[in-house]
RNA sequence: AGGGCAGUAGCUCCAGCGGUAGAGCGGCGGAUUCCAAAUCCGUAGGUCGUGGGUUCGAAUCCCUCCUGCCCUG
Repeated sequence: AGGGCAGUAGCUCCAGCGGUAGAGCGGCGGAUUCCAAAUCCGUAGGUCGUGGGUUCGAAUCCCUCCUGCCCUG
């Protein structure tokens, strides 16, 4: 320098063929318990890496850039 993959909740990740963004763990509140743990119920938490473009509508499509990993030279 060129190419590929990944970036979504505090963490690990799913979903996505354009139409309200989810799970587990963790956090908070409650039930239970003598107190806890475990279990159960409820609840909060996301500009979907950045900036543009296309579209009535973008996490999804296109372009640019950033970060990490891998390959080629």
About this RNA:
The RNA shown here (transfer RNA) has 73 nucleotides and comes from a Bdellovibrionales bacterium. Its mean pLDDT, the model's own confidence on a scale to 100, is 80. Its Rfam family is "tRNA". The family's RNA type in Rfam is transfer RNA. Rfam's curators write: Transfer RNA (tRNA) molecules are approximately 80 nucleotides in length. Gene Ontology term of the family: triplet codon-amino acid adaptor activity.